The RNA shown here (TPP riboswitch aptamer (THI element)) has 91 nucleotides and comes from Luteibacter rhizovicinus.
RNA sequence: CCGCCGAAGCGGGGGUGCCUACCAAGGCUGAGAGAGUCCCUUCGAACCUGAUCCGGUUAGCACCGGUGUAGGGAGCUUCGUCCACGGCCCG
Numbered sequence: 001c002c003g004c005c006g007a008a009g010c011g012g013g014g015g016u017g018c019c020u021a022c023c024a025a026g027g028c029u030g031a032g033a034g035a036g037u038c039c040c041u042u043c044g045a046a047c048c049u050g051a052u053c054c055g056g057u058u059a060g061c062a063c064c065g066g067u068g069u070a071g072g073g074a075g076c077u078u079c080g081u082c083c084a085c086g087g088c089c090c091g
Base pairs, nucleotide, nucleotide: 001087002086003085005080006079007078008077009076010075011041012040013039014038017028018027019026020025047072048071049070053066054065055064056063
């Protein structure tokens, strides 16, 4: 000095299921069920594919788990810290 770590700003990504005869309304789980900047933003399980999947559970449902060290998936800038750790340079 850079990485790591933290913060801010401006952007970006995502889901909206099940049941009650329909709408409204209500109930269940959840951070969030077109709903709140709710969640996530490569440190990426926010979310999608697999999936009209498999096991369990329930009034029912991605409700719980497996699949999952699977395959995808949206970011830059500035500031701070430099205790510890890693790398580079100088003495």

Notes
NCBI's taxonomy places the organism under Bacteria, Gammaproteobacteria, Lysobacterales, Rhodanobacteraceae, Luteibacter.